[in-house]
Context: one part of a larger RNA
Molecule: large-subunit ribosomal RNA, domain IV
Organism: Gordonia paraffinivorans
RNA sequence: CUGUGGUUAAGGAACUCGGCAAAAUGCCCCCGUAACUUCGGGAGAAGGGGACCCAGGCUGGUGAACACCCUUGCGGUGGGAGCUGGUGUGGGUCGCAGAGACCAGAGAGAAGCGACUGUUUACUAAAAACACAGGUCCGUGCGAAGUCGUAAGACGAUGUAUACGGACUGACGCCUGCCCGGUGCUGGAAGGUUAAGAGGACCGGUUAGUGGAUUCGUCCGCGAAGCUGAGAAUUUAAGCCCCAGUAAACGGCGGUGGUAACUAUAACCAUCCUAAGGUAGCGAAAUUCCUUGUCGGGUAAGUUCCGACCUGCACGAAUGGCGUAACGACUUCUCUGCUGUCUCAACCACAGACUCG
Numbered sequence: 001c002u003g004u005g006g007u008u009a010a011g012g013a014a015c016u017c018g019g020c021a022a023a024a025u026g027c028c029c030c031c032g033u034a035a036c037u038u039c040g041g042g043a044g045a046a047g048g049g050g051a052c053c054c055a056g057g058c059u060g061g062u063g064a065a066c067a068c069c070c071u072u073g074c075g076g077u078g079g080g081a082g083c084u085g086g087u088g089u090g091g092g093u094c095g096c097a098g099a100g101a102c103c104a105g106a107g108a109g110a111a112g113c114g115a116c117u118g119u120u121u122a123c124u125a126a127a128a129a130c131a132c133a134g135g136u137c138c139g140u141g142c143g144a145a146g147u148c149g150u151a152a153g154a155c156g157a158u159g160u161a162u163a164c165g166g167a168c169u170g171a172c173g174c175c176u177g178c179c180c181g182g183u184g185c186u187g188g189a190a191g192g193u194u195a196a197g198a199g200g201a202c203c204g205g206u207u208a209g210u211g212g213a214u215u216c217g218u219c220c221g222c223g224a225a226g227c228u229g230a231g232a233a234u235u236u237a238a239g240c241c242c243c244a245g246u247a248a249a250c251g252g253c254g255g256u257g258g259u260a261a262c263u264a265u266a267a268c269c270a271u272c273c274u275a276a277g278g279u280a281g282c283g284a285a286a287u288u289c290c291u292u293g294u295c296g297g298g299u300a301a302g303u304u305c306c307g308a309c310c311u312g313c314a315c316g317a318a319u320g321g322c323g324u325a326a327c328g329a330c331u332u333c334u335c336u337g338c339u340g341u342c343u344c345a346a347c348c349a350c351a352g353a354c355u356c357g
Base pairs, nucleotide, nucleotide: 001352002351003350004349005348006347007346008345010343011342014341019338028050029049030048031047036041038171051093052092053091054090055089057087058086059085060084061083062082066078067077068076069075070073094098106336107335108334109333110332111331112330113328114327118130119129134169135168136167137166138165139164140163146155147154148153172323173322174321175320177253178252179251182250183249184246185245186244187243188242191241192240193239197235198234203229204228205227206226209222210221211220212219213218254272255271256270257269258268281315282312293309294308295307296306297305
């Protein structure tokens, strides 16, 4: 000097991002116990008391000696000694300390998130993430849908719509507004468009033949059958266009100008655009940039916290909205107790480093 333990005057979080760490509480019995609440809880809430000895009281268990009775038995009735539990009362005693060591909850208030018990990043994250019971939608009539497999086949299920599969939400309470224009899905079939296939008009290549020219080598034209190239009209499905429905499907949910007898503001009016212009509730929020917004509370002093306001840069209703008892090794703020966290450091024990021997 480091590590692990221990003690500490006075103060008691002044430390620090933050009470991190430590200290404190601690078993059992009795008394007592708030808000809130889904009436179950909250709750071990909180907060108090409980050493030992002697005497005696009340009370529980067991039950001897002895007495009496008869049906003479390992009998019955009475009896209460002794032993052993519980619980008050009175008196007394010791220590710093009486659950005397070890072991062995700190508590309270407020807010956010998630209802809860659970699950998770084996080896930096345990959470507000995942799951969850509950809710809703979609599909599926059974050789079910869906999944695995080329198939056979298997799971689903030795189940049958109170079942199974998929998606979203996430207990419970109060609720869940408007928009179907876009995308998706479902339904429709009149019309438009649309493939291969069918169809084969028309046009072309080749040339047996034939007409003409000829320098007799050939050249030019027409051209049957066959073979062959290209191919229009016509016919023809789903799909798309089209027409409807559907948002607990993906998603979306405005701007400008003016106006009231102080001012300010605008219930009101006008106008443009849209598929429709954000309803209830909440709101500087796990969301607020400006921002340490403004006001109030708490502090001597509070960028955090709590309660309000609403000017919501950029909340908002199952991508759920707002509440909510209980719960949480979650996050934030405050208080009591407690302490070497600190003011401010000291000493002790053990282990190690280092120095000397």